[in-house]
RNA sequence: CGGUGAGUGGCGCAGCUUGGUAGCGCACUUGGUUUGGGUCCAAGGGGUCGUAGGUUCGAAUCCUAUCUCACCGA
Repeated sequence: CGGUGAGUGGCGCAGCUUGGUAGCGCACUUGGUUUGGGUCCAAGGGGUCGUAGGUUCGAAUCCUAUCUCACCGA
C1' cells in the first nucleotide's frame, strides 16, 4: 500500500441477505421468598447501532468516505 472480516446497553451476541417501533443471555436496581446469602419468582432502568455524509416517506440494514482491531498478500 491492496484485499477480507469485525465494530450494536457494563460484558458476550442476534437482528443486516428481504429497509418499517432496537432485541436476547449474563450483569445491575427494586420487591417477594430466606435468620442472612445464594437459588427461584415478579417488575424495572440503561444503547438511537465506530464516525461523517448521501439515497429514501422511512436506514443498524442500501451507497460513499473515514477511524480502530484482527487476518491474508505485496
RNAcentral holds the sequence, with entries from Rfam. Transfer RNA from Glaciecola punicea ACAM 611, 74 nucleotides, folded computationally.